This is a predicted structure of a 72-nucleotide RNA (transfer RNA) from Chrysodeixis includens.
[in-house]
RNA sequence: GGGAGCGUAGCUCAGACGGCAGAGCGCUCGCCUUGUUGCGAGAAGUCCCGGGAUCGAAACCCGGCGCUCCCU
Numbered sequence: 001g002g003g004a005g006c007g008u009a010g011c012u013c014a015g016a017c018g019g020c021a022g023a024g025c026g027c028u029c030g031c032c033u034u035g036u037u038g039c040g041a042g043a044a045g046u047c048c049c050g051g052g053a054u055c056g057a058a059a060c061c062c063g064g065c066g067c068u069c070c071c072u
């Protein structure tokens, strides 16, 4: 220098074909038969950044940034 993949909650990740942003773990509160993995409720998101197309974007298009891998 070239190519590919990835970026969504504190962490690990889902999210067909554009239409209400989710799960598990963790966290907070409550409960009792106290479980080293109990039960119930709850909080937590500029969906990496900017722009475009669209009635409507986490998703599509363009540019940028970061990480990983491959090639030279």
Stems, first nucleotide, its partner, number of pairs: 001071007010025004019055001027042005032035001048064005
Its Rfam family is "tRNA". The family's RNA type in Rfam is transfer RNA.
Its mean pLDDT, the model's own confidence on a scale to 100, is 80.